[in-house]
Predicted 3D model of a 77-nucleotide RNA (c-di-GMP-I riboswitch aptamer) from a marine sediment metagenome.
Its mean pLDDT, the model's own confidence on a scale to 100, is 88.
Of the family's consensus pairs, 85% are formed in the model.
RNAcentral holds the sequence, with entries from MGnify.
RNA sequence: AAAGGGCAAAGCCGCUGAAAAGCGGCCGCGCAAAGCUACGGACCCUGAAAGAACUGAAGGGUAGCCGAGCUGCCGAA
Numbered sequence: 001a002a003a004g005g006g007c008a009a010a011g012c013c014g015c016u017g018a019a020a021a022g023c024g025g026c027c028g029c030g031c032a033a034a035g036c037u038a039c040g041g042a043c044c045c046u047g048a049a050a051g052a053a054c055u056g057a058a059g060g061g062u063a064g065c066c067g068a069g070c071u072g073c074c075g076a077a
Base pairs, nucleotide, nucleotide: 006031007030011026012025013024014023015022016021029064035070036069037068039067040066041065042062043061044060045059050055
C1' cells in the first nucleotide's frame, strides 16, 4: 500500500436517571486501537457549610478531551 474485517458521531424512537449522562434499535460523522481501565489533568451534572455568586465540600459522569497503564488483526516491514 493492500486484504479480511471492527467500532460507531450527530439525529430519530424507546427505557433508566434530579441532571450530566447511560442502555437498546435504526443510521453512518469519523476512528489504526473510537478495545479495556476513572490513576493524573481537563471538562460536564448536582450542590452541604459559609455566602455576593452559575462561588463551593462531598457525590455522579465524559475513555470519541489529553496523558498514563494493559491488551490487540493484517502487512511492506